[in-house]
RNA sequence: UUUUAACCUGGCGAUGGAGUUCGCCAUGUAACCGCCCGCGGGGCUGAUGACUCCUGUUCCUCA
Numbered sequence: 001u002u003u004u005a006a007c008c009u010g011g012c013g014a015u016g017g018a019g020u021u022c023g024c025c026a027u028g029u030a031a032c033c034g035c036c037c038g039c040g041g042g043g044c045u046g047a048u049g050a051c052u053c054c055u056g057u058u059c060c061u062c063a
Stems, first nucleotide, its partner, number of pairs: 009026005016054006034044004
């Protein structure tokens, strides 16, 4: 100096915050920036990667 692996750290995982956990990327020209269709248009789900709580939003019922 180069390459590989692990640990630590930082970042990321389609809309907010916190905790836990999983995965990915790595000093940034990276990880990431949803799905489907007949695709100059049309349709669908969700504040999570996953779990719990809070906030916001939507639907139904009751007072």
Predicted 3D model of a 63-nucleotide RNA (Fluoride riboswitch aptamer (crcB RNA motif)) from Acidiphilium sp. The source organism's lineage runs through Bacteria, Pseudomonadota, Alphaproteobacteria, Acetobacterales and Acidiphilium. The model forms 100% of the base pairs in the Rfam consensus. The sequence was found by an Rfam model in a public genome assembly.